[in-house]
RNA sequence: ACACGAUAAGGGCAAACCUGCCGCGAGGCAGGGACGCAAAGCCGUGAAUCUCUCCGGCGUCCGAUUCUGAGUCGGGGCGGGGAGAUUGUCUGGUUGCCGAA
Numbered sequence: 001a002c003a004c005g006a007u008a009a010g011g012g013c014a015a016a017c018c019u020g021c022c023g024c025g026a027g028g029c030a031g032g033g034a035c036g037c038a039a040a041g042c043c044g045u046g047a048a049u050c051u052c053u054c055c056g057g058c059g060u061c062c063g064a065u066u067c068u069g070a071g072u073c074g075g076g077g078c079g080g081g082g083a084g085a086u087u088g089u090c091u092g093g094u095u096g097c098c099g100a101a
């Protein structure tokens, strides 16, 4: 120096939840609070999940219209595109405290 990660030392961060603010939303910020974390520091590559929006289509579900039916309309589900969010979901990049085995 690299790898590695201790019932070491000094410390650090802060889940859920609550309050306030921002956002259409996923979610973010601040305060409280600690489930946990050897990178739970930073970035956001490749995925994954989620949100918004646009397009398509219907063999499906619901509702409306219709005398019945057909048809039509709306919503949900499905597929695709775009934009965004998370990263304490994984992966990748990058920087770093300590120094036992």
Stems, first nucleotide, its partner, number of pairs: 004099002012037002017032006035088001041094003046090002048086009058077001061075005
A computed fold for a 101-nucleotide RNA from an Acidobacteriota bacterium, annotated as c-di-GMP-I riboswitch aptamer. The coordinates come from a structure-prediction model, not an experiment, and the mean pLDDT is 79. The sequence was found by an Rfam model in a public genome assembly. Rfam family: c-di-GMP-I riboswitch aptamer. Its family is annotated with cyclic-di-GMP binding in the Gene Ontology.